c-di-GMP-I riboswitch aptamer from a Chloroflexota bacterium, 88 nucleotides, folded computationally.
RNA sequence: GCACAGAAAUGGCAAACCUGUCGAAAGGCAGGGACGCAAAACUAAAGUCUAAAUGGCCAAUUGGCCACAUGAUAGUUGAGUUACCUAG
Numbered sequence: 001g002c003a004c005a006g007a008a009a010u011g012g013c014a015a016a017c018c019u020g021u022c023g024a025a026a027g028g029c030a031g032g033g034a035c036g037c038a039a040a041a042c043u044a045a046a047g048u049c050u051a052a053a054u055g056g057c058c059a060a061u062u063g064g065c066c067a068c069a070u071g072a073u074a075g076u077u078g079a080g081u082u083a084c085c086u087a088g
Stems, first nucleotide, its partner, number of pairs: 004088001005086002012037002017032006035075001041081003045077002047073003054067005
């Protein structure tokens, strides 16, 4: 130096929930918070979630139902890239 591994140490991230805000929603962002995480860093292939717009059907009052991602999720799975430390 590289590979495997994850005892220890330095630290790191931040679930649920609450507040504000953006969004049609899923969900995101900020603050608080800490369930957990050795890649819980990055990347949307699959899966999952939502269904605005669009299409179809019903209704006939402005609604309802179905399909669908160009939306979301990296803390669902898998893969790729990068990275701190060292009893081993």
Its Rfam family is "c-di-GMP-I riboswitch aptamer". Rfam describes the family as follows. GEMM was predicted in a large-scale screen for bacterial structured RNA regulatory elements.